The part of an RNA shown here (small-subunit ribosomal RNA, 3' major domain) has 479 nucleotides and comes from a metagenome.
The coordinates come from a structure-prediction model, not an experiment, and the mean pLDDT is 83.
The RNAcentral record of the full RNA draws on SILVA.

Context: one part of a larger RNA
RNA sequence: UGACGGGGGCCCGCACAAGCGGUGGAGCAUGUGGUUUAAUUCGAAGCAACGCGCAGAACCUUACCAGCCCUUGACAUGGACAGGACCGAUCCAGAGAUGGAUUUUUCUCGCAAGAGACCUGUUGCACAGGUGCUGCAUGGCUGCCGUCAGCUCGUGUCGUGAGAUGUUGGGUUAAGUCCCGCAACGAGCGCAACCCUCGCCUCUAGUUGCCAGCAUGUUUGUGUGGGCACUCUAGAGGAACUGCCGGUGUUGAACCGGAGGAAGGUGGGGAUGACGUCAAGUCCUCAUGGCCCUUAUGUCCAGGGCUACACACGUGCUACAAUGGGUCGUACAAAGGGACGCAAUCUCGUGAGAAGGAGCCAAUCCCAAAAAACGGUCCUCAGUUCGGAUUGAAGUCUGCAACUCGACUUCAUGAAGUUGGAAUCGCUAGUAAUCGCGGAUCAGCACGCCGCGGUGAAUACGUUCCCGGGCCUUGUACA
Repeated sequence: UGACGGGGGCCCGCACAAGCGGUGGAGCAUGUGGUUUAAUUCGAAGCAACGCGCAGAACCUUACCAGCCCUUGACAUGGACAGGACCGAUCCAGAGAUGGAUUUUUCUCGCAAGAGACCUGUUGCACAGGUGCUGCAUGGCUGCCGUCAGCUCGUGUCGUGAGAUGUUGGGUUAAGUCCCGCAACGAGCGCAACCCUCGCCUCUAGUUGCCAGCAUGUUUGUGUGGGCACUCUAGAGGAACUGCCGGUGUUGAACCGGAGGAAGGUGGGGAUGACGUCAAGUCCUCAUGGCCCUUAUGUCCAGGGCUACACACGUGCUACAAUGGGUCGUACAAAGGGACGCAAUCUCGUGAGAAGGAGCCAAUCCCAAAAAACGGUCCUCAGUUCGGAUUGAAGUCUGCAACUCGACUUCAUGAAGUUGGAAUCGCUAGUAAUCGCGGAUCAGCACGCCGCGGUGAAUACGUUCCCGGGCCUUGUACA
C1' cells in the first nucleotide's frame, strides 16, 4: 500500500421488511447428471453450467458408431504428358459412393503450320486436408463484479524509502454530482449531457390514410363526387431549465412545499459498461504459435446414433376448478411478415385440410379469427360437463422418404392431480398478475427465444437483522 475481521461509523440496492404471484408435490415438454449402448459426437459446471452453444438432429446438418470405397485426394497453387472438350441425355451392375457402355459437343489469334485460353484424364513431386491436442502459448469476441462510482496522471510539496498528498474534511447528490474549506494546482478515462424512442403543441404535406360539413346513390360499406377540418402518417421546429414564488440552509451547493404546465426536478424506456478481477468461457464461428495424423486422426457414401431409461436435479407448460367449465351471440388492439411468397370470395370435407384462384413487390391486397371482456343459457361441489396424460382406430400436411424419429385432425379411451414438506424465486406501476397476437430459425416441426398490444392490482412502518456493494477509520502472526 492492499486484502481480510462473527471491529467501528456513514450510505445504497426487490438485500431484508410490507405485499402479490410462483417453484419445490402431479402429468407432460425441455436441458443436465447418472446408467446403458457399436455409438448414445463435443463443449458449458456455485452465483456467472443445466429451454446454455442449438434462431429449430427424419436424410442433410453431423463432428459419433459399424460397414462399403478413395489415396496429390471433396478443396487451392505450380510442373510434365495425353485428349478435345466440359456440361447434358440413355442403359447396365451396385445400398449408394462408384464402375462400365452408348450418344452429343469448344473458343481466340493466324492463310497455314502452330500458339494460347478453358476443361478433363494420367503421372508423381512440392503440398492439400484435420470439428485432432493445448483457451494454462495467443488474437478477437463474451460473461461477472456493475451502469457499481470509481480508476489514474503531470507538476509541486512531504517522507531516507516503500509511498503519501491531490481523491481526505463539513454539507449535498442517482453520481469523485456540485458547493465550502484545505500544500496543493490542474488534467484524463468513467458520471452527466450529446444519440434513439414514448408522452404535449405548432407548421408543412394529403395518398394507398381520414370523412366534419356539402352533393349523390343505394346492396347503408367513404360506395361515388368532393374536401384535408379531424384522426393518422412523416419531415421540420417549439417545449422542462430548479426557469418562477415561499421556506430551510453558510448569503453557497442543495433540499422541502407551491404555482403554471401535456409533462417537474435524471419525465418513462433504450443504446452506451472506466482501470481492473476471476490463468472465468470459447483452438467446435473465425484467426493463430507449438505438438500430433498423412493409403489416415484426411475424403466419399448408404444405414444407425445424437430421440436409449431402474433413477436424481434445473427451467417451463397444463392443471387440480364455480372469480370456474361448456355452448350461442356481440365488441375493442398493437407490432410484424408476404414473390421458390401471403392468399380473399365461392365450392367440398365433422375437422386437420383439399380444389380453385380475385388481389397484393403492399398505409391499397393477404396472413387476420384478436383473446381475456360483455350478454343469454346449462352444470351445483362430485375425481365431476374439473383435468387432460396414456392407449386404440381412421385420417390430413410437408417432404425422395415420417419404422427407428415430425406436426396436426376426428372418433373412442379418460391416468395422476383436491393447492403441494424442508427450502427457495420474481416483482415497486401501466410494474406484478392475467389474456391473446406476431416474428426469426424454418420444406415440415415452438410449452423455448425475441418482440407487440388488451385488462390491470397490493404494499413499502422502516434499515435491527440476512446477502451484495461504496466511502472513512481501526486491528492483523496474511500478500